[in-house]
Overview
The RNA shown here (transfer RNA) has 73 nucleotides and comes from candidate division WWE3 bacterium UBA1379. Rfam family: tRNA. By type it is a transfer RNA. Rfam's curators write: Transfer RNA (tRNA) molecules are approximately 80 nucleotides in length.
RNA sequence: GGGUGUUUAGCUCAGUUGGUAGAGCAAGCGUCUUAUACACGCUCGGUCCCUGGUUCGAGUCCAGGAACACCCA
Numbered sequence: 001g002g003g004u005g006u007u008u009a010g011c012u013c014a015g016u017u018g019g020u021a022g023a024g025c026a027a028g029c030g031u032c033u034u035a036u037a038c039a040c041g042c043u044c045g046g047u048c049c050c051u052g053g054u055u056c057g058a059g060u061c062c063a064g065g066a067a068c069a070c071c072c073a
Base pairs, nucleotide, nucleotide: 001072002071003070004069005068006067007066010025011024012023013022019056027043028042029041030040031039049065050064051063052062053061
């Protein structure tokens, strides 16, 4: 220098044909227990890496950029 892939909640990851974003774990609260743990229930938590474009509507499509990983040179 060229190519491919990844980027979504504190962490690990889903997200279908474009139609108002979810799970598990963690955290908080409650039930249970003499108490803690376990178990169960509820709650909290996201400007979907950034900037633009297309569209009535973008996590999803398009362009440019950034970080990381891998391959080629």
The prediction has a mean pLDDT of 83. Taxonomically the source falls in candidate division WWE3 (Bacteria, Bacteria candidate phyla).